[in-house]
Context: one part of a larger RNA
RNA sequence: CUGGGUGUAAAGGGAGCGUAGACGGAUGGACAAGUCUGAUGUGAAAGGCUGGGGCUCAACCCCGGGACUGCAUUGGAAACUGCCCGUCUUGAGUGCCGGAGAGGUAAGCGGAAUUCCUAGUGUAGCGGUGAAAUGCGUAGAUAUCGGGAGGAACACCAGUGGCGAAGGCGGCCUACUGGGCACCAACUGACGCUGAGGCUCGAAAGUGUGGGUAGCAAACAGGAUUAGAUACCCUGGUAGUCCACACCGUAAACGAUGAUUACUAGGUGUUGGAGGAUUGACCCCUUCAGUGCCGCAGUUAACACAAUAAGUAAUCCACCUGGGGAGUACGACCGCAAGGUUGAAACUC
Numbered sequence: 001c002u003g004g005g006u007g008u009a010a011a012g013g014g015a016g017c018g019u020a021g022a023c024g025g026a027u028g029g030a031c032a033a034g035u036c037u038g039a040u041g042u043g044a045a046a047g048g049c050u051g052g053g054g055c056u057c058a059a060c061c062c063c064g065g066g067a068c069u070g071c072a073u074u075g076g077a078a079a080c081u082g083c084c085c086g087u088c089u090u091g092a093g094u095g096c097c098g099g100a101g102a103g104g105u106a107a108g109c110g111g112a113a114u115u116c117c118u119a120g121u122g123u124a125g126c127g128g129u130g131a132a133a134u135g136c137g138u139a140g141a142u143a144u145c146g147g148g149a150g151g152a153a154c155a156c157c158a159g160u161g162g163c164g165a166a167g168g169c170g171g172c173c174u175a176c177u178g179g180g181c182a183c184c185a186a187c188u189g190a191c192g193c194u195g196a197g198g199c200u201c202g203a204a205a206g207u208g209u210g211g212g213u214a215g216c217a218a219a220c221a222g223g224a225u226u227a228g229a230u231a232c233c234c235u236g237g238u239a240g241u242c243c244a245c246a247c248c249g250u251a252a253a254c255g256a257u258g259a260u261u262a263c264u265a266g267g268u269g270u271u272g273g274a275g276g277a278u279u280g281a282c283c284c285c286u287u288c289a290g291u292g293c294c295g296c297a298g299u300u301a302a303c304a305c306a307a308u309a310a311g312u313a314a315u316c317c318a319c320c321u322g323g324g325g326a327g328u329a330c331g332a333c334c335g336c337a338a339g340g341u342u343g344a345a346a347c348u349c
Base pairs, nucleotide, nucleotide: 003321004320005319006318007303008302012317014201015200016199017198021194023192025088026087027086028085029084031082033081034080035077036076037075038074039073040072041071042070049065050064051063052062053061054060091191092188093187094186095184098181103177104176105175106174108172109171110154115149116148117147118146120144121143125136126135162169163168206247207246208245209244210243211242215241216240220236221235222234223233258316259315260314261313262312263311266294267293268292269291270290271289272288273287274286275285276284298305299304322349323348324347331342332341333340334339
């Protein structure tokens, strides 16, 4: 390389949009590039293969055959692929109508709680732990009650509930705005799928500038514990956590399961629609789209998966190829930095 693979053994890119490319629905006609077929030319000889023959055999040598699976020219075929012309509607999209949602961005508002300030009541403790101590408190704390300030997060509802491509999204209201679903079948008429590069988004931590800082809390300090304790526990506490703008671009970014399409027993919950039945918004039946559980065939090394496949197939992309060395070195690119991306070898088992 081929092959075989990628839930857990090595292996699915964090996610989307999309370029080139690859692949692509039904039907009629034309062409003949691929494809198939006939003919001609060529495909040197030697060698190899095969059938004979000659040296006493063999090696070696000689003769015949076939092969040389190819290329070129030319005649034909038209199923498939391709290309061109036309048509179609089931794929895809648009439209009408309807309804669900923590989807996104921005502004405003609300209550509970913590902390702090202030005033009252009140007096000796509070706090903390396994037990303590550091700490706070007679300059009046803790507790309780009234007033105020400020920041952050939104109890209950809340649900293998919902929405989003993923990251993720949860108080209320307003504005703007994206996507999906169902029904109808009016319109377009294959406009599709995937997608190397590329571009965009991308938790937390971290970085830059400016603000903000209630609680929490790396670092740090102190108290304990301990043989020691650079920890676990306690008292404090700064970055940070929050906001704006800009960077970073990584995660067990997980369903450890790429995207799309078709097909393949059932049962039972739940969310959002539609239809039937019904007096009926209940219940029941059918159906579409999601989201769970159980389970047959099948698959699997087993565990398990099982219409939300890890089953049966197709297309495209990504990735793997023994462990360590190593996601390291070097180089390149990106970054303010931290670092990221790409990514070896010697050696060793």